[in-house]
RNA sequence: CUCAGCAGUUUCUGUUUCGAAUGGGCCCCCUCUUGGGAAACCUUGAGGUGUGCACUCGCCAAAUUCGGAGAAAUCCUCUCUUAAAAAAGAAGGACAAUUCCGAGCUAAAUUCUCCGACACAGUUCGGAGAUAAAUGUGUAGAGACUAGAUGGCGAGCUCCUUAAUCUUAAUUUUUUAAGAAAGGAGAUAGUAUAGUCCAGACCACAAAUUCAAUAUGAA
Numbered sequence: 001c002u003c004a005g006c007a008g009u010u011u012c013u014g015u016u017u018c019g020a021a022u023g024g025g026c027c028c029c030c031u032c033u034u035g036g037g038a039a040a041c042c043u044u045g046a047g048g049u050g051u052g053c054a055c056u057c058g059c060c061a062a063a064u065u066c067g068g069a070g071a072a073a074u075c076c077u078c079u080c081u082u083a084a085a086a087a088a089g090a091a092g093g094a095c096a097a098u099u100c101c102g103a104g105c106u107a108a109a110u111u112c113u114c115c116g117a118c119a120c121a122g123u124u125c126g127g128a129g130a131u132a133a134a135u136g137u138g139u140a141g142a143g144a145c146u147a148g149a150u151g152g153c154g155a156g157c158u159c160c161u162u163a164a165u166c167u168u169a170a171u172u173u174u175u176u177a178a179g180a181a182a183g184g185a186g187a188u189a190g191u192a193u194a195g196u197c198c199a200g201a202c203c204a205c206a207a208a209u210u211c212a213a214u215a216u217g218a219a
Base pairs, nucleotide, nucleotide: 001025002024003023004022008018028050029048030047031046032045035042036041055156056155057154058153059152060151065103066102067101068100069099070098074094075093076092077091079090080089081088082087104137105136111130112129113128114127115126116125117124118122141198143197144196145195146194147193157186158185159184160183161182162181165180166179167178168177169176170175205217206216208214
């Protein structure tokens, strides 16, 4: 940060909000550790912990498809074991926060070509065409639409590193310092975030059904 969540709280609508304790998953931090690297740092796994940290401006809203493999907590029990009961475990089922894989597709960007304008030449502006990949789509409650961000792109800013290369200065020196340059960090959250809708969702009815729960029918 996110999901579940009894008590409670809240509520215009038959469908609501917030939810201490508690439980699961994830991010950062500390220690050890696997691999890469000169280093900063990235990465694998384990343990611990809850003090602090998480930049600014601009641009983009496209694709949104076909298949496949997993999943904690929670809920259930026609079965088995402890043991006769509550209960616990096994096994199985349900649901699901979510972890992904293959193929295809994709805006602004980047680069190239052509045309035009400014004007005398480009590191300019506009238009058309081509060109790319993913932390995108697939992956909401079945889903539709709008926006922009915690996403993508461009630029800047802050901090960290110095192996190689270059410049400058000093120097006994193959050394030292500074700069350039290069590299790195600026968390997670969008398997719907903020909203507007909507039914195929919710409540009630019917039937299937051990149960949890699920799909179907009618209204």
Molecule: Group I catalytic intron